[in-house]
The RNA shown here (SAM riboswitch aptamer (S box leader)) has 109 nucleotides and comes from Chlorobium phaeobacteroides. Rfam family: SAM riboswitch aptamer (S box leader). Rfam describes the family as follows. The SAM riboswitch is found upstream of a number of genes which code for proteins involved in methionine or cysteine biosynthesis in Gram-positive bacteria. The model forms 94% of the base pairs in the Rfam consensus. The same sequence occurs in records of 2 taxa. NCBI's taxonomy places the organism under Bacteria, Pseudomonadati, Chlorobiota, Chlorobiales, Chlorobium. The coordinates come from a structure-prediction model, not an experiment, and the mean pLDDT is 80.

């Protein structure tokens, strides 16, 4: 840095170090000197892999979490383009569905 596939409205922070930024990018709204981003420690959350357990001919089932990652403000914080669909006070807001864009796992180049 790419291709494929699954999920994405649940869930879950406290301390130490640091001193101004963070929420991908652009608006837009938000969070922060009652401490922002790195890092560390402990701690938890979920259950992609994995592993272990029961059931089974078989796990594709159901659970666990001692193992790889990942999360732990706000729906992926909101938006943008097609499609359908109700409504109306009609350049608008709402719903459903799909494309994108972005994260994350797993498995390829």
């Nucleotide at each position: 840095c790419u291709g494929u596939c699954a999920u994405c409205g649940a869930g879950a922070a406290a301390g130490g170090u640091g001193g101004a930024g963070g929420g991908a990018c652009u608006g837009g709204c938000c969070c922060u000197g009652a401490g922002a981003a790195a890092c560390c420690u402990u701690g938890g959350c979920a259950a992609c892999c994995g592993u272990c357990a029961u059931u089974g001919c078989a796990a594709u089932a159901u659970g666990a979490u001692u193992g790889g990652u990942g999360c732990c403000a706000a729906u992926u914080c909101c938006a943008u383009c097609c499609c359908g669909g109700a409504u109306u006070a009609c350049u608008g807001g709402c719903c459903g569905g799909g494309a994108g864009a972005g994260a994350u796992g797993a498995u390829g180049g």